The RNA shown here (transfer RNA) has 74 nucleotides and comes from an Alphaproteobacteria bacterium. Taxonomically the source falls in Alphaproteobacteria (Bacteria, Pseudomonadati, Pseudomonadota). Its Rfam family is "tRNA". Rfam classes the family as a transfer RNA. Rfam links the family to the GO term triplet codon-amino acid adaptor activity. RNAcentral records the identical sequence in 2 taxa.
RNA sequence: GGGUCGAUAGCUCAGCCUGGGAGAGCGCUACGCUGAAGCCGUAGAUGUCCUGAGUUCAAAUCUCAGUCGACCCA
Numbered sequence: 001g002g003g004u005c006g007a008u009a010g011c012u013c014a015g016c017c018u019g020g021g022a023g024a025g026c027g028c029u030a031c032g033c034u035g036a037a038g039c040c041g042u043a044g045a046u047g048u049c050c051u052g053a054g055u056u057c058a059a060a061u062c063u064c065a066g067u068c069g070a071c072c073c074a
Stems, first nucleotide, its partner, number of pairs: 001073007010026004020057001028044005050066005
């Protein structure tokens, strides 16, 4: 220098192909339970979907550029 893949909740990730409600598990908070805690049950809070631009009635999702990371080629 060229190429492929990845970046979404505190953590691990799904969703992207095929545009329309932002989700799961773990964790966290409150209450119940307990002498207290754990387990369990009920309820709840959580996000600039890496950044910018474009397309569109509408973008996490499509297009372009950039940043960071992993790997491959040279």